This is a predicted structure of a 73-nucleotide RNA (transfer RNA) from a sheep gut metagenome.
[in-house]
Formats: sequence, structure tokens, C1' cells
RNA sequence: GCAAGCAUAGCUCAGCUGGAAGAGUUCCCGUCUGAUACGCGGGAGGUCGAAGGUUCGAAUCCUUCUGCUUGCA
Repeated sequence: GCAAGCAUAGCUCAGCUGGAAGAGUUCCCGUCUGAUACGCGGGAGGUCGAAGGUUCGAAUCCUUCUGCUUGCA
């Protein structure tokens, strides 16, 4: 230099064919216990890497950029 893949909650990751975002874990509260832990119930937590485009509607499709990984030279 060329090409491919990845980027979503604090962390690990889902999200199909575009209809507007979820699980586990962490944290908080309650319950349980003599107390703690475990278990159980509830809650909080997201400008979906950035900018633009297409569309009635974009995490999803298109373009560019940034970061990481891999392959080729």
C1' cells in the first nucleotide's frame, strides 16, 4: 500500500428479511438469615464508534472517516 472482519448497557455478548434495542453479569432496593454469602423478586444503566446519504421509518442498506484484529504485498 491492497483486501476482509469487528465496534451495541460498567463488563461479556445477542439482535433473522429495515418497524425503533435485549440476555447474562455488575450496581441499587426489597425478601430470606442471628449476621453475611447464596437463592428469589423488583429497579437503574444505551446519543447502537463518528459524519453524511437512501427511506414514511435505519443498530440493520449505501458512502467516507476513526480505532482494533487478520490476511496479502
Background:
Its Rfam family is "tRNA". The family's RNA type in Rfam is transfer RNA. The RNAcentral record of the sequence draws on MGnify. The coordinates come from a structure-prediction model, not an experiment, and the mean pLDDT is 82.